[in-house]
Context: one part of a larger RNA
RNA sequence: CUGGGCGUAAAGGGCGCGUAGGCGGAAAGAUCAGUCAGGGGUGAAAUCCCGGGGCUCAACUCCGGAACUGCAUUCAAUCCUUCCAGUCUAGAGUCUGUAAGGGGGUGGUGGAAUUCCGACUGUAGAGGUGAAAUUCGUAGAUAUUAGUGAAGAACACCAGUGGCGAAGGCGAUUCACUGGUCCGGUACUGACGCUGAGGUGCGAAAGCGUUGGGGAGCAAACAGGAUUAGAUACCCUGGUAGUCCACGCCGUAAACGAUGUGUGCUAGACGUUGGGGGCUAUACUGUUCAGUGGCGCAGCUAACGCAUUAAGCAUUCUGCCUGGGGAGUACGGUCGCAAGACUAAAACUC
Numbered sequence: 001c002u003g004g005g006c007g008u009a010a011a012g013g014g015c016g017c018g019u020a021g022g023c024g025g026a027a028a029g030a031u032c033a034g035u036c037a038g039g040g041g042u043g044a045a046a047u048c049c050c051g052g053g054g055c056u057c058a059a060c061u062c063c064g065g066a067a068c069u070g071c072a073u074u075c076a077a078u079c080c081u082u083c084c085a086g087u088c089u090a091g092a093g094u095c096u097g098u099a100a101g102g103g104g105g106u107g108g109u110g111g112a113a114u115u116c117c118g119a120c121u122g123u124a125g126a127g128g129u130g131a132a133a134u135u136c137g138u139a140g141a142u143a144u145u146a147g148u149g150a151a152g153a154a155c156a157c158c159a160g161u162g163g164c165g166a167a168g169g170c171g172a173u174u175c176a177c178u179g180g181u182c183c184g185g186u187a188c189u190g191a192c193g194c195u196g197a198g199g200u201g202c203g204a205a206a207g208c209g210u211u212g213g214g215g216a217g218c219a220a221a222c223a224g225g226a227u228u229a230g231a232u233a234c235c236c237u238g239g240u241a242g243u244c245c246a247c248g249c250c251g252u253a254a255a256c257g258a259u260g261u262g263u264g265c266u267a268g269a270c271g272u273u274g275g276g277g278g279c280u281a282u283a284c285u286g287u288u289c290a291g292u293g294g295c296g297c298a299g300c301u302a303a304c305g306c307a308u309u310a311a312g313c314a315u316u317c318u319g320c321c322u323g324g325g326g327a328g329u330a331c332g333g334u335c336g337c338a339a340g341a342c343u344a345a346a347a348c349u350c
Stems, first nucleotide, its partner, number of pairs: 003322004007304002012318001014202004021195003025088002029084001033081002035077001038074002041071002049065006091192001092189003095185003099181001103178002107174003110155001114151003117147001119145001121143001125136002163170002207249003211246003217243002222238004260317001262315004268295001270293007277285002299306002323350003332343004
């Protein structure tokens, strides 16, 4: 390289959008570039192969044949692909009428709790633990009561293998703004599609900025008390970054369904969410789409298991793997304020 693979053995890019490229619906027409049939030409000799001959054999060598799977050319075929010019509507999109939703960013508002503050009542303890101690408290704590007191953060119940989002993720309430999706109708466009190397945007937490605010609770670091042989821990008392907001970076995660994307086909029964239909309306029906679950045939799988939401049967494009360690490291490069990220070896060794 080919081949074979990628849920768990090595292997799906964290996720979108999208350039080049690749692939691409139906019925006719034209063309003949690909494709396919035949002919002649060429494909030097030697080599290789086959049949003979010559050196005593062989190597070697001579003669003949075949082959040289290729190339251009000529003539012909037109199913398929390409190209060309029109047509169509099943893909895709627009339009229209609805529907559901923690989808997104901004502003306003709310109650419970916590801590603090100033007070009422009240007196000696309170905290904390396996047991203690550090700690707080006669300068009145803990407890208790009311507070139009202050602050920040998070939104109990509802809540659900429920919803939305491409993923990360999203949960008090509300005005306005805004993205996407499903369903029904069929009016319009007429293949406008799928994928996607580079590229570009988004991207939890932590972290970063001589950034600016904020700081209730929690809490790396740190301090103390315990435990212990020791205890740089687990437990306890404190406690700073941080956690929150704004702006800008970082670009990584078991970024997981450890399962790339689009399309078509392939037993069932049972839930559930959002529509449509039937039904006079609720109920009911289970008829039809779209989503989401747990079972379960065929089939697949090394097994586990997957099973119309496939890991089944096919197909398009793309990413990735190729024994363990060395190593996701070194070096170089690109990016970054840094931390570091991305790209990515070899010697050696088993």
Molecule: small-subunit ribosomal RNA, central domain
Organism: uncultured prokaryote